[in-house]
c-di-GMP-I-GGC riboswitch aptamer from an uncultured Nitrospiraceae bacterium, 82 nucleotides, folded computationally. It was read from a public genome assembly, where an Rfam model found it. Its Rfam family is "c-di-GMP-I-GGC riboswitch aptamer". Its family is annotated with cyclic-di-GMP binding in the Gene Ontology.
RNA sequence: UUCGAUAAAGCUGAACCCUUUGCGAGAAGGGGGCAGAAAGCCGCGGGUCCCAGGAACAUUGCGGACAGCCGGGCUGCCGAAC
Numbered sequence: 001u002u003c004g005a006u007a008a009a010g011c012u013g014a015a016c017c018c019u020u021u022g023c024g025a026g027a028a029g030g031g032g033g034c035a036g037a038a039a040g041c042c043g044c045g046g047g048u049c050c051c052a053g054g055a056a057c058a059u060u061g062c063g064g065a066c067a068g069c070c071g072g073g074c075u076g077c078c079g080a081a082c
Stems, first nucleotide, its partner, number of pairs: 001081004011036002016031006034068001040074003044071003047066004051061003
């Protein structure tokens, strides 16, 4: 620098269940384990969703959620090849 193996150490933890919390999308903790090589961090662009206004699925909001939807930025473990 490139790559991610039927390897290995560790990490994260889908669905579902329980508790708490939020108007809501969701969030936090516990169990669980489908998966992940950034499933670490950042809404910066797109997207989806929620809330409010609106007749409305349009549209508006210096309102919000999702990083395990895609892209982008920053950082990083183990190993392989060169």
Its mean pLDDT, the model's own confidence on a scale to 100, is 84.